[in-house]
Molecule: transfer RNA
Organism: Candidatus Nomurabacteria bacterium
RNA sequence: CGCGGGGUAGAGGAGUAGUACCUCGAGAGGCUCAUAACCUCUAGACCCCGGUGCAAUUCCGGGCCCCGCAA
Repeated sequence: CGCGGGGUAGAGGAGUAGUACCUCGAGAGGCUCAUAACCUCUAGACCCCGGUGCAAUUCCGGGCCCCGCAA
């Protein structure tokens, strides 16, 4: 150099053109004599640039990074 896969809340994953979801974690409240457990609520994310399109995390092109295959 070539080929393939991936990049989504603090962490691990799903998702797919039309309000981005789940688990753990964080904060607040409830319960309790108290802690844990349990219940409720809140904050927090689509790698970057461009294109198509009414609308892009999703499709297309180009970059960056990670993993693997081959060499």